[in-house]
Context: one part of a larger RNA
This record gives sequence, C1' cells and structure tokens, in this order.
RNA sequence: GGAUGAACGCUAGCGGCAGGCUUAAUACAUGCAAGUCGAGGGGCAGCAGUUUUGUAGCAAUACAGAAGCUGGCGACCGGCAAACGGGUGCGGAACACGUACGCAACCUUCCUUUAACUGGGAGAUAGCCCACCGAAAGGUGGAUUAAUAUCCCAUAGUAUAUUUGAGUGGCAUCACUUAGAUAUUAAAGCUCCGGCGGUUAAAGAUGGGCGUGCGUCUGAUUAGGUAGUUGGCGGGGUAACGGCCCACCAAGCCUACGAUCAGUAGCUGAUGUGAGAGCAUGAUCAGCCACACGGGCACUGAGACACGGGCCCGACUCCUACGGGAGGCAGCAGUAAGGAAUAUUGGUCAAUGGACGCAAGUCUGAACCAGCCAUGCCGCGUGGAGGAUGAAGGUCCUCUGGAUUGUAAACUUCUUUUCUUUGGGACGAAACCCCUGUUUCUACGGGGACUGACGGUACCAGAGGAAUAAGCACCGGCUAACUCCGUGCCAGCAGCCGCGGUAAUACGGAGGGUGCAAGCGUUAUCC
Repeated sequence: GGAUGAACGCUAGCGGCAGGCUUAAUACAUGCAAGUCGAGGGGCAGCAGUUUUGUAGCAAUACAGAAGCUGGCGACCGGCAAACGGGUGCGGAACACGUACGCAACCUUCCUUUAACUGGGAGAUAGCCCACCGAAAGGUGGAUUAAUAUCCCAUAGUAUAUUUGAGUGGCAUCACUUAGAUAUUAAAGCUCCGGCGGUUAAAGAUGGGCGUGCGUCUGAUUAGGUAGUUGGCGGGGUAACGGCCCACCAAGCCUACGAUCAGUAGCUGAUGUGAGAGCAUGAUCAGCCACACGGGCACUGAGACACGGGCCCGACUCCUACGGGAGGCAGCAGUAAGGAAUAUUGGUCAAUGGACGCAAGUCUGAACCAGCCAUGCCGCGUGGAGGAUGAAGGUCCUCUGGAUUGUAAACUUCUUUUCUUUGGGACGAAACCCCUGUUUCUACGGGGACUGACGGUACCAGAGGAAUAAGCACCGGCUAACUCCGUGCCAGCAGCCGCGGUAAUACGGAGGGUGCAAGCGUUAUCC
C1' cells in the first nucleotide's frame, strides 16, 4: 500500500447492486416450511344445489325432516411424492475431495423409442354401525362393505434357472454371437369418449454404486505397528466385486520414499495479495461429502439405514387423574443465552422451478419481492457566475499601522441534479385454457379471453424556491500541513525514533493549514 462476512469512536443527504451469528452442532415459546389425486375406491362428517314430505301462511316464502340424486368433500382404503428442494460444518487426514481411467463385478421410479399382451375367478380389510377400556395419548371386540389394495387360475419369451452343440474374442476368473431342450413367473382398470393408465421384454437417457493411478496440513520431544491382521480354498450376504461376514489352511502385511500414534481441518471451482514464483484463506455463488438432541438398528421403497418417518438405549424439557404419555428450529421468522458483533414472529405464488393431477387447480418460508443495518462497492448532491469600502468579527505582528481568515461573506444574477408538491405511469406476461388449422405419432401455427406480490414502485411531465444536505483525522522526522496561549519530567502524548524539568511547531486549547470525504480514524487479521 492492498484486502475484510469485521467491530469500536465521532459524524451522516440520496440512490443502485451486493452482503449480514465468524461465538454455544447451546436450549427453544408460537406460527408456518410436503403434499396432492373424487378421471382408483367404499362412502357422506361439513358446505352448496336439486327432489320430496311435513308445519305456518291466500301466496311469495320461512322452518323442520328425508334422499349421495348433483357440485364437491372431512376422515378412511389406494396411488405418486415425501431420498428433491432448504439448513449446518459436528465428524472425518479418508478413494472424503480434485483429476484421469476402469467395471468382462452393478442398479436405475418417472421420461423417450421399439415389440408383444391386457382372459377368468376368489377371500378379506379400513371406513361406516354397535359395544367396551383409558385422565389423556390411544386401544379392544363384534357385524358389514369396496377398489388401480391382496390372492388364485390361464396364456407368454431375446426374462429367470438348469442344460446340449457350434463359432469368435480376451492377460485371467471368462465374455460375446448363434441354434436348441426343460421348468418357472404377468397385468387394472377409469373416462366428460378427447384420453389417462396396467403387464412383460429390449434399447436410450438421467441419476447413482464400486475399484484404481496421481495430488491433498503439522509433529520423530511419536519408531516400530497389525490376529480378520495378510493371503488362499469353500460358503453366506449384496444390485454388484471384496475378510464385507463365517468355517478351515498358510504366516503373512505396512514401515525413515515416515508406518503407527498425537494434534488440527469439511474438500474443490475459487477469493485476497503479489511483477511473478509463491503465501494466506475456503463468508456469499456453484460442485461433491458428512450430519439432523447423543448413540445404535432396521422397515418401506427404484432410491434412505430417511432433518419436519419408525424402533431401542441415554440426557434434557413438558403433560398427567401417578397408572402412563408427548417432544426434537444445524428449514423461515422469532426467543433466551454466549459474544466486540450480525436483520422482520413481513408480502406473493405474478415470474422461474418442484410435487401431485387429464385438466381446472392445490401445495410450495424453494424462489421472487419488500423491511432493518453506511457492512461493502459504485454513482450523485450539499450549488454556478460576478463581486474589494479587501466590510465587521476572530487570530498574529516589528501595533496611529499592517498581515491573515478572504472572493470567503454581504450584494447582484443564473440553474434546479436533489428536495417539496401536483398529474400521468411501466417492462417483467404469454403461456396454461377455449375455438380453429396442419400433422402417421410427438408436436406446431392462427385467433380469442384471463393472470403482477413487487407497486401507484421505477420512470416521465408541470410548479416552487439556493431552497433540504459536511464531517473526520492529522500538522517534530518518517509524512502533505505552523503560530499564539496554558502547563512546567506535572498533566499528558507515542506506530518507531522519541516529546514534557518556564518562551514545547511533539501535552491541552485557539487561529490557520494539510489529507480524505458521507464518510473519517482506531483495533484485529492476511499478503
């Protein structure tokens, strides 16, 4: 000098863009953050409609009851999603990450393409109803009912298992191609008739899993470490290879090219600095990993050993009728605590994206916005021109006077960025939908209508008036900028050298000056 997720002191007009618990992975009140589908199903608690019955009334109508009949729909069965998105950096020195390869050892819901199929039947169960237990959380029994829930039969092969023959390739376990044989395994319907689905097989795409080379902090005041340890045969297990696990056999394996142990740490793209080499860092944004009160375990599922799922142990908190129960903000806000220190218990699904749905749409603290904070970067303003009785006042001096503050002010004139006020007023939004045309299918074109949180915001125009707007640090040398007064080794200053003991340009005040400027200084840290 540059830099910072900064903090502190003094000060403060505006805007744009960014950033905002670095500490206690401490504890959490409250609300919200993952639902959706009635075009899978039985149904009907609530709402609306319709029909019907009754009562009141001349009638319109009002009230009461009934009917799932219609729109729809609480709870329930079922499907998909909930493994994404969002948070944090505890752990971990490791194939965790980065990079480059490999899998002849693997899986992949939804999506795309291709081919084939979608026949027949059965028994339950939730809900509803009845009864009961419990303070509650919740639970038990009986009766009855449905499905795209469950099961059985049929049919099926380039599927799975066993097996026969031929050929080709590979370092090897072997792989591939082709011709067969035997056995086994499938499905689900709904519909507004436009569609949406289901099953099997192959291929693709996407997402993952596993292995390996190289790279990846400090300490030798850590020198030996290791028994599932190293390898083999056989099995189990897995989507898959493997001591991953097990029985048996052998005695290996790692290590001064640093094993083991100890400490520290999420890794990377990048960021800061530097001419570079390098050094330091890993906030925000993006990729990967790990974790979800501490620890362990599996279930479901294409995918989890699952933040807002389950079980067990533990700590803590809460409810209790004392028998027993409930909970997990390292999601968004917010609270307490800790701390030098870090924000609103806000708005909207309008856009983008996600889940579900044929769709309309619903949900979405993802996201987009707004609020707070000079935390940072960038931009703008606090006026421009003229103006010498060089006014008054202040300060200083060689003091009838002069110098300086200083064109500074006053005064004249101009402008209106900004400000105040009045009026207009966006882009971000064209799709989804409806009608229609083209097209083998997918899809595409034309026309019409609807949709904006931000926001009456940005922006534009009119009017008014210099009107609303400057501080902070420093002035001995380094280092730009000097005098007076006070103090008298005192009070104090100080980054280093050093100032202060009676004329202090170094302390305190004043006048003047210098630097930066809505900031300026100080502290901390890195280069």
Description: The prediction has a mean pLDDT of 86. This is a predicted structure of a 527-nucleotide part of an RNA (small-subunit ribosomal RNA, 5' domain) from Lacibacter luteus. Taxonomically the source falls in Lacibacter (Bacteria, Pseudomonadati, Chitinophagales, Chitinophagaceae). Its Rfam family is "Bacterial small subunit ribosomal RNA".